[in-house]
RNA sequence: GGGGAUGUAGCUCAAUUGGGAGAGCGCUGCCCUUGCAAGGCAGAGGUUAGCGGUUCGACCCCGCUCAUCUCCA
Numbered sequence: 001g002g003g004g005a006u007g008u009a010g011c012u013c014a015a016u017u018g019g020g021a022g023a024g025c026g027c028u029g030c031c032c033u034u035g036c037a038a039g040g041c042a043g044a045g046g047u048u049a050g051c052g053g054u055u056c057g058a059c060c061c062c063g064c065u066c067a068u069c070u071c072c073a
Base pairs, nucleotide, nucleotide: 001072002071003070004069005068006067007066010025011024012023013022019056027043028042029041030040031039049065050064051063052062053061
């Protein structure tokens, strides 16, 4: 330098044919317990990497950029 893959909550990851952004763990509060852990209930937490385009509507499709991984040279 060229090809490919990935980028979504603090972490690990889902998201069906383009239409409601979610789970587990973690965190906070309450219940339970003599207390802790476990368990139960509730809650907070999101620029879906960035910019632009297509569309009535984009995590999803298209282009560019950035980051990481990988292959070739």